[in-house]
RNA sequence: GAGUUUGAUCCUGGCUCAGGACGAACGCUGGCGGCGUGCUUAACACAUGCAAGUCAGGUGGCUCAGCAAUGGGUCACCGGCGAACGGGUGCGUAACACGUGAGCGACCUGCCCAAGUGUGGGGGAUAGCCGGCCCAACGGCCGGGUAAUACCGCAUACGCUUCCUCUGGGGCAUACCUAGGGAAGGAAACCUUCGGGGCACAUGGAGGGGCUCGCGGCCUAUCAGCUAGUUGGCGGGGUAAUGGCCCACCAAGGCGACGACGGGUAGCUGGUCUGAGAGGAUGGCCAGCCACAUUGGGACUGAGACACGGCCCAGACUCCUACGGGAGGCAGCAGUGGGGAAUAUUGGACAAUGGGCGCAAGCCUGAUCCAGCAAUGCCGCGUGUGUGAAGAAGGCCUGAGGGUUGUAAAGCACUUUCGUUUUUGAAGAAGUAAUGUGGGUUAAGAGCUAGCAUUAUUGACGUUAGAGAAAGAAGAAGCACCGGCUAACUCUGUGCCAGCAGCCGCGGUAAUACAGAGGGUGCGAGCGUUAAUCGGAAUUACUGGGCGUAAAGGGUGCGUAGGUGGUUUUGUAAGUAACAUGUGAAAGUCCUGGGCUUAACCUGGGGACUGCGUGUUAAACUGCAGAGCUAGAGUGUUGUAGAGGAUAGCGGAAUUUCCGGUGUAGCGGUGAAAUGCGUAGAUAUCGGAAGGAACAUCAGUGGCGAAGGCGGCUAUCUGAACAACAACUGACACUGAGGCACGAAAGCGUGGGGAGCAAACAGGAUUAGAUACCCUGGUAGUCCACGCUGUAAACGAUGAUAACUGGUUGUUGGAUGCGAGAGCAUUUAGUAACGAAGCAAACGCGUUAAGUUAUCCGCCUGGGGAGUACGGCCGCAAGGUUAAAACUCAAAGGAAUUGACGGGGGCCCGCACAAGCGGUGGAGCAUGCGGUUUAAUUCGAUGCAACGCGAAGAACCUUACCUACUCUUGACAUCCAUGGGACCUGGCAGAGAUGCUGGGGUGCCUUCGGGAACCAUGAGACAGGUGCUGCAUGGCUGUCGUCAGCUCGUGUCGUGAGAUGUUGGGUUAAGUCCCGCAACGGGCGCAACCCUUGUCCUGUGUUGGCAUGCCGAAAGGCGCAACUCUCAGGAGACCGCCAGCGAUAAGUUGGAGGAAGGUGGGGAUGACGUCAAGUCAUCAUGGCCUUUAUGUCCAGGGCUACACACGUGCUACAAUGGGCGGUACAAAGCGCUGCAAACCCGCGAGGGGGAGCUAAUCGCAAAAAACCGUUCUCAGUUCGGAUUGCAGGCUGCAACCCGCCUGCAUGAAGCUGGAAUCGCUAGUAAUGGCAUAUCAGAACGAUGCCGUGAAUACGUUCCCGGGCCUUGCACACAC
Repeated sequence: GAGUUUGAUCCUGGCUCAGGACGAACGCUGGCGGCGUGCUUAACACAUGCAAGUCAGGUGGCUCAGCAAUGGGUCACCGGCGAACGGGUGCGUAACACGUGAGCGACCUGCCCAAGUGUGGGGGAUAGCCGGCCCAACGGCCGGGUAAUACCGCAUACGCUUCCUCUGGGGCAUACCUAGGGAAGGAAACCUUCGGGGCACAUGGAGGGGCUCGCGGCCUAUCAGCUAGUUGGCGGGGUAAUGGCCCACCAAGGCGACGACGGGUAGCUGGUCUGAGAGGAUGGCCAGCCACAUUGGGACUGAGACACGGCCCAGACUCCUACGGGAGGCAGCAGUGGGGAAUAUUGGACAAUGGGCGCAAGCCUGAUCCAGCAAUGCCGCGUGUGUGAAGAAGGCCUGAGGGUUGUAAAGCACUUUCGUUUUUGAAGAAGUAAUGUGGGUUAAGAGCUAGCAUUAUUGACGUUAGAGAAAGAAGAAGCACCGGCUAACUCUGUGCCAGCAGCCGCGGUAAUACAGAGGGUGCGAGCGUUAAUCGGAAUUACUGGGCGUAAAGGGUGCGUAGGUGGUUUUGUAAGUAACAUGUGAAAGUCCUGGGCUUAACCUGGGGACUGCGUGUUAAACUGCAGAGCUAGAGUGUUGUAGAGGAUAGCGGAAUUUCCGGUGUAGCGGUGAAAUGCGUAGAUAUCGGAAGGAACAUCAGUGGCGAAGGCGGCUAUCUGAACAACAACUGACACUGAGGCACGAAAGCGUGGGGAGCAAACAGGAUUAGAUACCCUGGUAGUCCACGCUGUAAACGAUGAUAACUGGUUGUUGGAUGCGAGAGCAUUUAGUAACGAAGCAAACGCGUUAAGUUAUCCGCCUGGGGAGUACGGCCGCAAGGUUAAAACUCAAAGGAAUUGACGGGGGCCCGCACAAGCGGUGGAGCAUGCGGUUUAAUUCGAUGCAACGCGAAGAACCUUACCUACUCUUGACAUCCAUGGGACCUGGCAGAGAUGCUGGGGUGCCUUCGGGAACCAUGAGACAGGUGCUGCAUGGCUGUCGUCAGCUCGUGUCGUGAGAUGUUGGGUUAAGUCCCGCAACGGGCGCAACCCUUGUCCUGUGUUGGCAUGCCGAAAGGCGCAACUCUCAGGAGACCGCCAGCGAUAAGUUGGAGGAAGGUGGGGAUGACGUCAAGUCAUCAUGGCCUUUAUGUCCAGGGCUACACACGUGCUACAAUGGGCGGUACAAAGCGCUGCAAACCCGCGAGGGGGAGCUAAUCGCAAAAAACCGUUCUCAGUUCGGAUUGCAGGCUGCAACCCGCCUGCAUGAAGCUGGAAUCGCUAGUAAUGGCAUAUCAGAACGAUGCCGUGAAUACGUUCCCGGGCCUUGCACACAC
C1' cells in the first nucleotide's frame, strides 16, 4: 500500500496478501564451473580403523656390518618434555557465566626473551632382565642382579624466604613500601661430534592465568515474603592469593514491590536477518569467552587439570568369562543402527599453514590442506547467431471471411563459449642437503656457524588452472501461475459431483476460479509449496496510539511510598554541554584501492563501532545546600444560605384493625368476569380506641453533600461551602501504587416491630399452553438496634488538580455602587439553556470542554469461550476480588445514510369500509382446473395477476398424445449427375399410406448453340424436431396502477454514503397550481393535443327524409331541401361573468346564462421501476439433445374417461310470475364457396323455390322485455325443466365412441341457499332481447349493440390497497 464487516458510507478493529531472509525440507525438473555450507531431532547406543607422541639422558634384548672395539636399525623399560594445546558438543548454567569498564597495596606463571651468579663432593635403591610360582583373562607374587639428566643427604649462595632491631625517606598511619645492619633457612646433572646443549638460584619482561567490583541484557506476582554459615566481628585453619572458603566463640543481623525467595526457559558475545530509524527476532558457519566429555562424586600428578582418547569409587548400559573375576566410554575424523521432514566418504597428503618432541635430519599430527557426495546457498556461463512469408504443415479459436501459434519452424549463410577427444602446461617451493666462498668463534687453515654462489632435490590436489588443435548446431529447459488482490484468456469436459482455496470466495448445464488443451504472463538450472522469522502492523505507539457512544475512568474520598512542583539570590557541579585522552580484539557491515577473464570470493588502507573510564572547562536549565519573598496553600475576624450528618422529643391527614350506633343486600373487582367478603348483617355512614409506616400542598433543569444520598416540626451536638476584610504562617502544594474509611437496593446473623405494600406461594381469569401480563388473597422482606456483605446503567456511561481561550440568556447564595422606588450596573461562588473559534468518525462538546497546555493516577489492545475455570485473598453463607487457556469465527462493533417494515404518529385517497341493489356459496346442467383412471387421457397457465385462460369454436382434419403399419437425402429448401417428357386417366391388392400393372399424351421460349419451369432415380452436403432450458435470450404481455410519482444538469451543504431541489403553508383528480424557501432550471409521467358521444351552424341531398302542394287505395311517385338522417367542416366551456370564502394568490362554494359547468360522459394513451412474473407450443433465437428417429406418412383411438374437490356461468325455485291471443318501438352489424324474399309443403326443425342484392337500394330480420285482453290461484303446481324413450330434421366422406336442432312422451333435484364471499355510485346496477368473429356443422362462452331502468353514500373509527411527512429499528433475498 491492497483485499475483507455494509444496500451503500465514514470510523474503529481484527484477519489476510504483495517484500526480504533461511544450516532448511518436500514436489516437478536438471548442462557446466567458481566460492561457501551440510544431524537444527536422540548430550540416543555404538562394530571397525585412525585422531599424541617424541627424544645423541640411561640400561637391556633382537638384528645387520665388523676380528674386535664399535657403529647402524629396531623393540621394551627407566627418565625428560608434551599429552591442561589442537579437535568436538551446548547437557547444565539466570550466574561476576557473558559483555563492557575498572581494581588486586590480596596473587601465580613451564617453555620464550634480557642481563646476573653457579654447576663442588658423596650415597643408597629400582624397572627392564634372569630364575621360580599363581592365573581363563586382566594381571600378580617371591628371589637375584643393574644404570641414569630417576632418587637422597653434605658443602657454597650478595641478591631469595622468615624473624629481630635501629636509623633515613615516602605515607593520615602504630598498616605498608623503600634504603642500610644482624640471625636462621634454602640449589644443581650432567651429555657432547667439544661447536654446543642442558641443569640450579635469583631479578626484570613478554605472553598466559586466578580473584574482586560498577553497569548491561529472558518470562512469570495465579511465586510476597526469604535467610542459621544465614549477615557481621575476633582468633585460627586453608589457598598462589582476598574472603564464612572452612572452624571455634561473640553479636543479631542480611535481602526484598528499584521484585528478594520460588517456578519456567536459555550457553553469552562480536555478529546475523529485518527495519527509514527506533526497535523486533536470532546466536548455524567464522572469531572471543564459558561449560561439559556415559551419569554422579573424588582427588593424584603437574607451571598449568580436579584432566574427552589419565587414575579411584558408586550407578546404569554393553562386551568377555573357566562364574572366581575382568574390559569399555566417537559431544575427535570417517562410519553403523536408531530417531527424524531432513543433513555427506569407513577418501588422499603432511606439499603448504600451524602444533608436539628433537641441536638437527626427522618422526607424529582425521589440526590443517585437498579430493568425493548434495542445485543446499551465492555468483558466473551456456543451451546458438543472422537471414528467412508460400505468413508451409499441424494444433487451437472462429462471426467460416479469417485469426493465432509465427520469423517461430523448415530452408540458406555463419559462429564454436561450455561439454567431448587430443596435445601442451604455470603458480602454490619457503626450504633441505652437498660443494664452494666468506664474516664470526678459536691456539688453529679442524669443526661449527650469519651471509652469498653453484649443483641436486621436496606437490596430496593433479589427467590442476591456463593454452593449442579436431569435429559439429552438433550434447544441454524447465517450473509456477493466468477471478480480484496480481503481470497473464479462450475452447472442451464436469454439473454443489469431482475438485480448488493465502484472504474474499469458486463449482447446482454456457465455470477466464475444478480438470485437460491452445495461447499468454513471470522467473529461469531452476521453479513452486511448507515450516519458522522481521516487515507492512502507528496492531504495545520511546520515536509513534488511545479511554462520552467503537475495547478502555477505579463507586467515592482521605492519605503512605513514589512522581511532579511558585518566586529572588548565593554556592556547588550529580544530571547536562564542550574539548582532550584511554579503551571499544580480529573478522563482518560501510567507503576506497588491489588479485582471480567478470562476479561471488580473497586481500591492503580508511572510517564506523552511536558505549564505558579518566582529565580539564562552562554554569543557562534540573538537582543539592544556604538565605529570603508572598501571587499557591493554610490560619484569623465579621457575616450568609442550605432536605449536609447524628440523637431525642412532638404533630396532623390517610390506610387498616377493633368496639359501639344507624342501616340493608349487596360489596368488591375487570376489557369482560370469576375467585374473595356479606343476612352469624358486609359495603356505606357516625362516634371512639389501637398500632405501624410515610410526611400531600410549599416543590422549582431550586438547595446541600466526596460519592451513595438527603424532604413534617422542635431542641442539642456536629461537618463543609461561600462573601467581605487583608492581620498571621511562608511553598506548608498537586497527584497518589499499596493502605484506610464511606458506600443504593437486595441479601445474611441476633433481638425487636409489623399498618400499608409485597418476592415466594394459593386461588380466579386470559390463552393452543400461560410456571406471565389482569384480579382476590398472602409469607419473608420493607421499619428499629447492633453486626456482616461491598456490589449497581454506583452514569455526565466524561479521574483529580492548575492555567489559558469570543459571547448571549435564565436561575440560586453573597458583596459593592447608583437610584425616592421599581430596578440598573459591576464583581464573586454555584446551577442550567443556546452557541464563536477549536476539536470530533459522526453524533455532538464548546470558560461546568470532549478546545489549548502541564503534572500524577487508573484502564484498553478483534469477537466468542469468560469476567468463566484453577489457585490465592475476603465472606457465616449468598457470593465478591484477582484472573487464564484449549477450542472456534472473519468478523464483532460505533456513528451516520437510503430504503423496506411497525398490532408508531400525523395528513390524504380508492365501491376500501359504511349505506344500498343484485349475486356466488345450497339444486340441476354447461364449461375450465385439480385429483384419479388410462395404451393415451398431448402441452402450457397456479394467490391477487391460473382455473368459459392459450382455444374467435378437438366427430376425420386440427393434433402436438396412444396403438399398429410405412419411409430414410426424407412431407418441405438449395446444390450436382443421369434419365424423362410434364400432365390426364383406368384396373388389381391393401385399413390406408403404398405397391403392382395398363391407356392417352411429345408442351413453352429461342439468336437453333441452348434456356426456364416440371417429374423420376442416384450420391452426399444437408433437411426436419410442438425435443430440453422463459433461470441463457429478443419480441410481446400481465401486475402494482391511470397510482402520482421517477429523475437529471448546474449550484450549495456534508470527509462520505448522500442531502437540497421534491421539504414547509394552502390547494387539486394530479409533483395540479399559488406563496415561501440555497436553490435555479430541465426531462419522463399528470393534464391537453386523438377517437366517440351530447347542442347548434354551414355545406351535401342518394339508395336516406316527407311538413306544405299535386297524383295515388296504399306503398310511394312528382316535387321539395324545411325536419329526421348521412359525412365533411366549423362553433361551443374558459372558473369567462356575479357574489361569498381565501393571503389581494392558487383555488373553492353558490348563482346567472347555457344543450352541456368546473376533467361534461366513455375510449385510446400505462413514467423510473418491481415480481429471475408469463410465454423456447405464435414468431425469432444461443446452447444442449436426436438423425432407419425425439423426423415423416397413414388407419383407428384419445384430448369428450369419473368415487371426488374447486372456479366461472346458464336455468330455476315462481303470481313484479307461467301459458295463450293481440298490438308497438331499436341500434349495431353481416351477406357471392354468400344473405336469400314472395309463394308452396310440413305440427315443427326444415324442405321446395328462386325474385332481389357485391348492399343507406335486396336479404338475414321476428327485436324482446313492454302494452292490451284472457287463463292459472300457492301446489313440487299449468313453477322448474334435468334425465330417459320413441320418431324426425340439418351439416358433413363419415354424427358409435363424440354434433346441433325439432315433435311426442317422461317430468329428477330445487320452495331463495351455512361459514364465508363477489360486483356496482347513473343512463350505472339490475333486467330484456339483437348482432358479429371463429365456423361445413357445433355457444349457457367471448366481443359489440340498443330497449326498460333503480336504490344508497351519515361519514373515514375499523378491514384491504395506495400516496406524502415524521419516528423507531439489532431488518437490506428487506417482517